RNA sequence: UGGAGCGGGUGCAUGAUCGCCGGCCGCAAGGCUGGAGGAAAGUCCGAACUCCGCAGGGCAGAGUGGUUCGUAACGCGAACUGGGGGCGACCCUAAGGAAAGUGCCACAGAAAACAAACCGCCCGCUGAUGUUUGCAAAGCAGCAGGUAAGGGUGAAAAGGUGAGGUAAGAGCUCACCGCUUCCGUGGUGACAUGGAAGGCAUGGUAAACCCCACUCGGAGCAAGACCAAAUAGGGAAACGUUCGAGGGCUGCCCGUCCGAUGUUUCCGGGUAGGUCGCAAGAGGUGCCGGGUGACCGGUUAUCCCAGAUAAAUGAUCAUGGCCCCGUAAGGGGUACAGAAUUCGGCUUAUAGCCCGCUCCAAUUU
Numbered sequence: 001u002g003g004a005g006c007g008g009g010u011g012c013a014u015g016a017u018c019g020c021c022g023g024c025c026g027c028a029a030g031g032c033u034g035g036a037g038g039a040a041a042g043u044c045c046g047a048a049c050u051c052c053g054c055a056g057g058g059c060a061g062a063g064u065g066g067u068u069c070g071u072a073a074c075g076c077g078a079a080c081u082g083g084g085g086g087c088g089a090c091c092c093u094a095a096g097g098a099a100a101g102u103g104c105c106a107c108a109g110a111a112a113a114c115a116a117a118c119c120g121c122c123c124g125c126u127g128a129u130g131u132u133u134g135c136a137a138a139g140c141a142g143c144a145g146g147u148a149a150g151g152g153u154g155a156a157a158a159g160g161u162g163a164g165g166u167a168a169g170a171g172c173u174c175a176c177c178g179c180u181u182c183c184g185u186g187g188u189g190a191c192a193u194g195g196a197a198g199g200c201a202u203g204g205u206a207a208a209c210c211c212c213a214c215u216c217g218g219a220g221c222a223a224g225a226c227c228a229a230a231u232a233g234g235g236a237a238a239c240g241u242u243c244g245a246g247g248g249c250u251g252c253c254c255g256u257c258c259g260a261u262g263u264u265u266c267c268g269g270g271u272a273g274g275u276c277g278c279a280a281g282a283g284g285u286g287c288c289g290g291g292u293g294a295c296c297g298g299u300u301a302u303c304c305c306a307g308a309u310a311a312a313u314g315a316u317c318a319u320g321g322c323c324c325c326g327u328a329a330g331g332g333g334u335a336c337a338g339a340a341u342u343c344g345g346c347u348u349a350u351a352g353c354c355c356g357c358u359c360c361a362a363u364u365u
Stems, first nucleotide, its partner, number of pairs: 001361010012320007020035006037336001041347002044345005049220004056254004061216005066080005081095001082093004096211002101209002103205003118151002120147003124143004159177006178200001179198008224276004234267006246258004283303003286299005321334005
């Protein structure tokens, strides 16, 4: 200097004028003060909170899936382990079980898992040919047997490489890898590593069904609570009265609860207004301590940072910042996007600008 990797921050600023909503003060006029995000989006997870007449058990269903921690909890986060990618800093991971069972692996290929002989290699017998006689070797053809080392097909083919051995071959034997079992060392653990024994399996796929381990009441702020007002405390039907109709507890079953001038269904009429829920918290910030870290503990040290209800949080002007074009003057642009019960995450969108650490390459000193 160029390229790359990881982490963090910000995402227009100031002033003037006018306008809107909340809170406080004030008889009033008015004054003071606060007012949309890192994602408020998606509604994908988890909870807090509210209600459901027992919320319990079983089946079904759903979710997660290396280990250990963190958290109120999670499908989230941290650290580590295994596997894969990259020269590297780093990145990805849907990462339990194929010997419980079922299914699938097109085409090609002899054969795709209780899986094999197309071309080959070796050996035995027979036949024809072969200067003359006899015999034999090699070659050719046929039949029978052995073999899976070589070649071919394929994503994948009876563990891999090398040597010996064999009629030719093969873990047939040996060495080194791979695999299985046992033991030692380190680690909380996943696992790593060292040694010994064993010729040891004839694949893959579970993001196929399935098996295993763990977890899971339902509905949701339009939840729900209170106040006021109005109407016709209307009409009809069915079932039932403790031997239980009907209803609730997710879908089913068991069980259990409510239920007697009862329950359910249909028709008709009235109201749909107001208050609360509504923001003081699993709160934020500072400092101290613990921890590799996520995070935890302490500290009356400090702060209150929207609460609208058809929906406020804005408009205009000026100056400046940043970015782009241009020699300049000047011109253009300034991202994604708007709270509605709240919080912890994940995912998606984002013009630009700033900061830090690390890796690779080239050059110079």